[in-house]
A computed fold for a 394-nucleotide RNA from a Planctomycetaceae bacterium, annotated as Bacterial RNase P class A. Its Rfam family is "Bacterial RNase P class A". By type it is a ribozyme. It was read from a public genome assembly, where an Rfam model found it. The organism belongs to Planctomycetaceae, within Bacteria. The coordinates come from a structure-prediction model, not an experiment, and the mean pLDDT is 77.
RNA sequence: CAACGCGGGCAGACAGCCGCUGCGCGUUCGCGCGCAGAGGAAAGUCCGGACACGACAGGACGCGGUGGUGGCUAACGGCCACCCGUGCGCGUGGGUGCGCAUGCGGGACAGUGCAACAGAGAGCAGACCGCCGAACGGCGCCGCAAGGCGUGCGUGGUAAGGGUGAAAGGGUGCGGUAAGAGCGCACCGCCCGCCUGGUGACAGGCGGGGCACGGCAAACCCCACCGAGUGCAAGCGCAAGCAGCCUCCCGCCGCCGGGCAACCGGUGGCACCCGCGGUCCGCGGGCAGUGGGGCGGGUCGCGUGCUUGAGCCCCCCGGCAACGGUGGGCCCAGAGAAAUGGCUGUCCGCGGUUCGGCCGCCGACAGAAUCCGGCUUACCGCCCGUAUCACCCA
Numbered sequence: 001c002a003a004c005g006c007g008g009g010c011a012g013a014c015a016g017c018c019g020c021u022g023c024g025c026g027u028u029c030g031c032g033c034g035c036a037g038a039g040g041a042a043a044g045u046c047c048g049g050a051c052a053c054g055a056c057a058g059g060a061c062g063c064g065g066u067g068g069u070g071g072c073u074a075a076c077g078g079c080c081a082c083c084c085g086u087g088c089g090c091g092u093g094g095g096u097g098c099g100c101a102u103g104c105g106g107g108a109c110a111g112u113g114c115a116a117c118a119g120a121g122a123g124c125a126g127a128c129c130g131c132c133g134a135a136c137g138g139c140g141c142c143g144c145a146a147g148g149c150g151u152g153c154g155u156g157g158u159a160a161g162g163g164u165g166a167a168a169g170g171g172u173g174c175g176g177u178a179a180g181a182g183c184g185c186a187c188c189g190c191c192c193g194c195c196u197g198g199u200g201a202c203a204g205g206c207g208g209g210g211c212a213c214g215g216c217a218a219a220c221c222c223c224a225c226c227g228a229g230u231g232c233a234a235g236c237g238c239a240a241g242c243a244g245c246c247u248c249c250c251g252c253c254g255c256c257g258g259g260c261a262a263c264c265g266g267u268g269g270c271a272c273c274c275g276c277g278g279u280c281c282g283c284g285g286g287c288a289g290u291g292g293g294g295c296g297g298g299u300c301g302c303g304u305g306c307u308u309g310a311g312c313c314c315c316c317c318g319g320c321a322a323c324g325g326u327g328g329g330c331c332c333a334g335a336g337a338a339a340u341g342g343c344u345g346u347c348c349g350c351g352g353u354u355c356g357g358c359c360g361c362c363g364a365c366a367g368a369a370u371c372c373g374g375c376u377u378a379c380c381g382c383c384c385g386u387a388u389c390a391c392c393c394a
Base pairs, nucleotide, nucleotide: 003388005386006385007384008383009382010381012347013346014345015344016343017342018341020037021036022035023034024033025032026031039365043376044375046374047373048372049371050370051231052230053229058281059280060279061278063227064226065225066224067223068082069081070080071079072078083105084103085102086101087100088099089098092394093393094392095391096390097389106222107221111220112219113216114215128162129161130158131157132156135155136154137153138151139150140149141148142147170188171187172186173185174184175183189211190209191208192207193206194205195204196203197202235304236303237302238301246294247293248292249291250289251270252269253268254267255266256265257264258263272286273285274284275283276282311330312329313328314327316325317324318323348363349361350360351359352358
């Protein structure tokens, strides 16, 4: 320098004329002046909330979500830091660290289940090809005999080598053996115990041990934690209007008072109805009422909610950081069928250039609707920062 990766910022600016919306001030009520006026994603509606209603207050199950540790936050499936695994990074290999990327990162000894085919054998499971003359026999040869040599033929031994497979009774090496095997040993690996460091996930060290209890939970499941509904078209108020239309249901057993009685008023239990998410418990209301069900009619008007916020900016302090704290400053859209537009010029950006204030082009993705914190997706061009290795052995 290039290429590629990671992180961050900007998202056109200024002026004039005309035209919109909100707020404030003034007004001769015609209007005038001033200030402000669409994003980093306003998008998707994927998460989390604030707020509102369900009178009040709950529990359990079911269902759904998250899943290494610690911290931040109102909260989250978010963010920050750290740990572990895996991958990439020097000519090759190994080791250690560092950087970057990545992970549906809790549990396989609670249970159930799955792994076709191949293969001897796939959760406690083996002998297909092989290897073995130490043990017993057979056969052949030598020998008078005893016995010796040969031979994997049989009994038998074996799982180191080969094969099958995604995966094969730990790995490498040495010894040992008839041949082998953790059979023994060294170093790894695994299990147990202890120590050190760390808030922790974990890391390191020491000692001992039998050499042995695989994979998949993005399979059901178990464990831990969290969560119920509906949503600004929520909700509140005002005005207006229709049909003071029609129809169905409301049980049983007591008690008290008044009364001749009929009956009237009150009250308790059971049952029933409605509401609180799906169920149960529980709670509340009703039981002739402000109850429940069906059919039908009217209102889709106005105001409010409505923009001062877990808000933004700056210095300092604390913290590795996310972020928090003190102090100071700022107000930054609230439309209501939906406002910020049109024209001109200058600058910015890109290309060309005879280098001239010249010529040409371009400005992406894309418009708030109750409001925030995130995630995801789309995107022209410019700017800023940073990484792309180090050491040791062969």